[in-house]
RNA sequence: GGGCCCGUAGCGUAGCGGUCUAACGCGCCUCCCUGUCACGGAGGAGACCGGGGGUUCGAAUCCCCUCGGGCCCG
Numbered sequence: 001g002g003g004c005c006c007g008u009a010g011c012g013u014a015g016c017g018g019u020c021u022a023a024c025g026c027g028c029c030u031c032c033c034u035g036u037c038a039c040g041g042a043g044g045a046g047a048c049c050g051g052g053g054g055u056u057c058g059a060a061u062c063c064c065c066u067c068g069g070g071c072c073c074g
């Protein structure tokens, strides 16, 4: 230098153009339970999808540029 893959709540993932207000697990907070902790039960907060631009009536999802990480080729 060229190519491919990944980047979504604190962590791990799902989502592949429209079923709203982005879903699930763990974690976190509150309450119940318990003598206490744990377990269990109920509820709650938390990401606008690495960044920018474009296409479209509509994009996390398609296209372009760019940043970070990984792998392969030279």
Stems, first nucleotide, its partner, number of pairs: 001073007010026004018057001028044005050066005
The RNA shown here (transfer RNA) has 74 nucleotides and comes from a Candidatus Saccharimonadota bacterium.
Rfam family: tRNA.